A computed fold for a 95-nucleotide RNA from a Pseudomonadota bacterium, annotated as c-di-GMP-I riboswitch aptamer. It was read from a public genome assembly, where an Rfam model found it. Model confidence (mean pLDDT): 83 of 100. Rfam family: c-di-GMP-I riboswitch aptamer. From the family's description: GEMM was predicted in a large-scale screen for bacterial structured RNA regulatory elements.

RNA sequence: UCUGAAACAAGGCAAACCCAUCGAAAGAUGGGGACGCAAAACCACCGGCCUACUGGACGCUGCAAGCGGCGUCCCAAGGUAGCGGGGUCACCAGG
Numbered sequence: 001u002c003u004g005a006a007a008c009a010a011g012g013c014a015a016a017c018c019c020a021u022c023g024a025a026a027g028a029u030g031g032g033g034a035c036g037c038a039a040a041a042c043c044a045c046c047g048g049c050c051u052a053c054u055g056g057a058c059g060c061u062g063c064a065a066g067c068g069g070c071g072u073c074c075c076a077a078g079g080u081a082g083c084g085g086g087g088u089c090a091c092c093a094g095g
Base pairs, nucleotide, nucleotide: 001095002094003093004092012037013036017032018031019030020029021028022027035082041088042087043086045085046084047083048080049079050078055074056073057072058071059070060069061068062067
């Protein structure tokens, strides 16, 4: 530096689901639990995907005419690293 079947050794992580907490939500954290993972270790740089508080546009509607309520669409500065690419570090065995 490359490859690797989870073959050898040591192990590691933890999907869905349940409980608690945070959050507008997506989702995250902790505990339980294992679908799986050779980077399922870390990083939002690129693409995709998810959510839309706030904000904007449109429509409807209530009224005390000042404002308010509901619906649809758009928007990430939120999220996803267990969607993919990329970057960084790394166990064992072999080349």